[in-house]
The prediction has a mean pLDDT of 81. Predicted 3D model of an 87-nucleotide RNA (transfer RNA) from a Candidatus Anderseniibacteriota bacterium. Taxonomically the source falls in Candidatus Anderseniibacteriota (Bacteria, Bacteria candidate phyla).
RNA sequence: GGAGACGUGCCAGAGUGGCCGAAUGGGAUCGCUUGGAAAGCGAUUGUGCGCGAAAGCGUACCGCAGGUUCGAAUCCUGCCGUCUCCG
Numbered sequence: 001g002g003a004g005a006c007g008u009g010c011c012a013g014a015g016u017g018g019c020c021g022a023a024u025g026g027g028a029u030c031g032c033u034u035g036g037a038a039a040g041c042g043a044u045u046g047u048g049c050g051c052g053a054a055a056g057c058g059u060a061c062c063g064c065a066g067g068u069u070c071g072a073a074u075c076c077u078g079c080c081g082u083c084u085c086c087g
Base pairs, nucleotide, nucleotide: 001086002085003084004083005082006081007080010026011025012024018070027045028044029043030042031041032040046061047060048059049058050057051056063079064078065077066076067075
């Protein structure tokens, strides 16, 4: 220099046009249990902004920026990053 694959929540990772801010597992927090732990079981658990006393509600966000579409995590373009192959 050329080609290809990939980038999703704290971590791993599924989802390839609508039922999806989004499965599942791990982790974390709280509770049950125990003399106390571990294990097990149950519940909760992304971030920003706005409203609210709080609980909660609304809205945006799938690497970043554009585009296509009634509708995009998903299709297209550019850029950034990681990995692999070729030279």
Annotation:
Rfam family: tRNA. By type it is a transfer RNA.